[in-house]
Bacterial RNase P class A from a marine sediment metagenome, 354 nucleotides, folded computationally. Its mean pLDDT, the model's own confidence on a scale to 100, is 80. It matches the Rfam family "Bacterial RNase P class A". It is annotated as a ribozyme. Its family is annotated with dimeric ribonuclease P complex, tRNA processing and ribonuclease P activity in the Gene Ontology.
RNA sequence: ACGGGGCCGCGGAUCGGCCGAAAGGCUCGGUUCGAGGAAAGUCCGGGCUCCGCAGGACUUGGUGCCGGGUAACGCCCGGGCGUCGCGAGGCGACGGAAAGUGUCACAGAGAAUAGACCGCCGAUGGCGGCACUUGUGCCGCACAGGUAAGGGUGAAACGGUGGGGUAAGAGCCCACCGCGCGCGCCGGAGACGGCCGCGGCACGACAAACCCCACCAGGAGCAAGGCCAAACAGGAGCGAGCGGCGGUCCGUCGCGUUUGAGCUCCGGGUAGGCCGCACGAGGCGCCGGGUAACCGGCGUCCCAGAUAGAUGGCCCCACGGGCUUCGGCCCGCUACAGAACCCGGCUUAUUUCC
Numbered sequence: 001a002c003g004g005g006g007c008c009g010c011g012g013a014u015c016g017g018c019c020g021a022a023a024g025g026c027u028c029g030g031u032u033c034g035a036g037g038a039a040a041g042u043c044c045g046g047g048c049u050c051c052g053c054a055g056g057a058c059u060u061g062g063u064g065c066c067g068g069g070u071a072a073c074g075c076c077c078g079g080g081c082g083u084c085g086c087g088a089g090g091c092g093a094c095g096g097a098a099a100g101u102g103u104c105a106c107a108g109a110g111a112a113u114a115g116a117c118c119g120c121c122g123a124u125g126g127c128g129g130c131a132c133u134u135g136u137g138c139c140g141c142a143c144a145g146g147u148a149a150g151g152g153u154g155a156a157a158c159g160g161u162g163g164g165g166u167a168a169g170a171g172c173c174c175a176c177c178g179c180g181c182g183c184g185c186c187g188g189a190g191a192c193g194g195c196c197g198c199g200g201c202a203c204g205a206c207a208a209a210c211c212c213c214a215c216c217a218g219g220a221g222c223a224a225g226g227c228c229a230a231a232c233a234g235g236a237g238c239g240a241g242c243g244g245c246g247g248u249c250c251g252u253c254g255c256g257u258u259u260g261a262g263c264u265c266c267g268g269g270u271a272g273g274c275c276g277c278a279c280g281a282g283g284c285g286c287c288g289g290g291u292a293a294c295c296g297g298c299g300u301c302c303c304a305g306a307u308a309g310a311u312g313g314c315c316c317c318a319c320g321g322g323c324u325u326c327g328g329c330c331c332g333c334u335a336c337a338g339a340a341c342c343c344g345g346c347u348u349a350u351u352u353c354c
Stems, first nucleotide, its partner, number of pairs: 001350001003317006010034007017026003036336001040347002043345005048221004060217005065079005080094001081092004095212002100210002102206003117151002119147003124144002126141007159177006178201001179199004184195004225275004234266005241255005282301008319332005
């Protein structure tokens, strides 16, 4: 998400005309206005309306780094941290796993009280052999045992890399990295960052699992809600007539006079009508503040209001694309969609352009 104009049509407002006693009405005329960036999904937040409400607690639902914006938000802006990217930059439900409970499939020896399959080792004990100085040395076995380097399983194996060390190994020891602690120092408004010191390390992941902590939330919605008000039925009063046959009289017919026609009044309120309802957290321009979201001041404009629902069609110019003998010619103006109380967001759809 898009220009300017003309003609006809449709809806609203207004002026005039006509009709009407008025209310108001009209197939009449003029002027003027008439869909969207998403009017959509109805996912959040608010205005407005009605109902509810002493206060407190529980439950339930939601939100969750810091600061700011706002009527408010789960939105927006700026920042921090994490993560991805060579980068510009993108993305993040981003409080707590040292309160507790729970889960961690398959594979695997072992999945949070770790564990030992293949390996590695033989220091210690055992067994066997040899030697001799007869309780020692050497060699062998891998039974007890030690180990967690290396391999293997897995999304994840209980810090990492390097060195020392050892029988083999291991934060066992050391350096660096990581982690934790100090209410340490410095910077910052804060999230947080930097530095210093201490601790060999104790603390795996998951809270869009229960839960804990902090904060927020009364309910329903314009079919909210308010006003007017036929017909039919109801109540009260009066009541002997009332109505049709074009007017009057007569006539006649119907309904009535205990079962009450008709008239008047009353309340509730259906159909129907009106309000809510189009001036608003409003649009545009300029100036000022702010990095920004946004805010303030001044000026200016009035900008859909239908009720089964108007907003459409044709043409000209402009614009875009193609062709060109440079005169012009041809094509296109499409998509998604469409007000229904209003507004701020988010999300989704989409021709075209950047």